This is a predicted structure of an 87-nucleotide RNA (c-di-GMP-I-GGC riboswitch aptamer) from Thermincola ferriacetica.
It matches the Rfam family "c-di-GMP-I-GGC riboswitch aptamer". Gene Ontology term of the family: cyclic-di-GMP binding.
Its mean pLDDT, the model's own confidence on a scale to 100, is 90.
[in-house]
RNA sequence: CCCGAUAAAGGCAAAAUCACUGAAAAGUGAUGACGCAAAGCCAUGGGUCUAAGGUGAUAAAUCACUAUGAUUGCCAGGUUGCCGAAG
Numbered sequence: 001c002c003c004g005a006u007a008a009a010g011g012c013a014a015a016a017u018c019a020c021u022g023a024a025a026a027g028u029g030a031u032g033a034c035g036c037a038a039a040g041c042c043a044u045g046g047g048u049c050u051a052a053g054g055u056g057a058u059a060a061a062u063c064a065c066u067a068u069g070a071u072u073g074c075c076a077g078g079u080u081g082c083c084g085a086a087g
Base pairs, nucleotide, nucleotide: 002087003084004083011036012035016031017030018029019028020027021026034073040079041078042077044076045075046074047071048070049069053066054065055064056063057062
């Protein structure tokens, strides 16, 4: 350095519920633990979700497309980092 124990110390916190924010996706806080060795950080590439605004169709209701919105607990990539058995 790779790697990752039924190790030690510590850490994070899914779903759900409540409150708040948001057009929504979702976010924040509390409760709560499904899990996580980067489940620390960065939307850079891909994926996924949403569609306020915009564009198009329609007589209208409405529908379609669209990220500049969201997600790093979807996957890559970048970057920093605790511990140290076996190999």